The RNA shown here (transfer RNA) has 76 nucleotides and comes from a Clostridiaceae bacterium. The coordinates come from a structure-prediction model, not an experiment, and the mean pLDDT is 80.
[in-house]
RNA sequence: UCCUCCUUAGCUCAGCAGGUAGAGCAUGCGGCUGUUAACCGCAGGGUCGUCCGUUCGAGCCGGACAGGGGGAGCCA
Numbered sequence: 001u002c003c004u005c006c007u008u009a010g011c012u013c014a015g016c017a018g019g020u021a022g023a024g025c026a027u028g029c030g031g032c033u034g035u036u037a038a039c040c041g042c043a044g045g046g047u048c049g050u051c052c053g054u055u056c057g058a059g060c061c062g063g064a065c066a067g068g069g070g071g072a073g074c075c076a
Stems, first nucleotide, its partner, number of pairs: 001072007010025004019056001027043005049065005
């Protein structure tokens, strides 16, 4: 430098025909229990990496940029 994949909740990850964004864990509250743990229920939590564009409408399509993984190349 080039190619490629990834970026969505605190963490690990889903999501699709473009039409109100989900799970598990964690956290808080409650239930159960002699207590803790375990187990069960409920709740809070999101600029969907950033900016621009396409569209009536974008997490999803296009462009640029940023960060991360993998591969190739360059350099003696």
Taxonomically the source falls in Clostridiaceae (Bacteria, Bacillati, Bacillota, Clostridia). Its Rfam family is "tRNA". The family's RNA type in Rfam is transfer RNA.